[in-house]
């Protein structure tokens, strides 16, 4: 990098350093000196690992490996449906994360 698969409506600091950007891409719409991104600490969660149980599903715990810590994956971008024609619903695609594989 690619492939397979599971999940994506919940949850998480008014801390320290630093100092302008950030929310994947595009269009929107937002966040940001009442401090973005990054790093540290804290926290959340519980995919892997560990323990119990087991046909499968499951339960407990959280010291280890990841992950996450504005807004549903912020929304839409494709297809279908409903309708008060402006909205709503469903499914994809894309993306993110874990695990396995090439």
């Nucleotide at each position: 990098a690619c492939c397979u698969u599971a999940u994506c409506a919940a949850g998480a600091g008014a801390g320290g350093c630093u100092g302008a950007g950030g929310g994947a891409c595009a269009g929107g719409c937002c966040c940001g000196a009442u401090g973005a991104a990054g790093c540290c600490c804290g926290g959340c969660a519980a995919c892997c690992a560990c323990c119990c149980a087991u046909a499968a599903g499951g339960g407990a715990a959280a010291a280890g490996g990841u992950g996450c810590u504005a807004a549903u994956u912020c929304c839409u971008a494709c297809a279908g449906g409903a309708u008060u024609u402006a909205u709503c619903c469903u499914g994809a695609a894309a993306g993110a994360u874990g695990a396995g594989g090439u």
Molecule: SAM riboswitch aptamer (S box leader)
Organism: Peptacetobacter hiranonis DSM 13275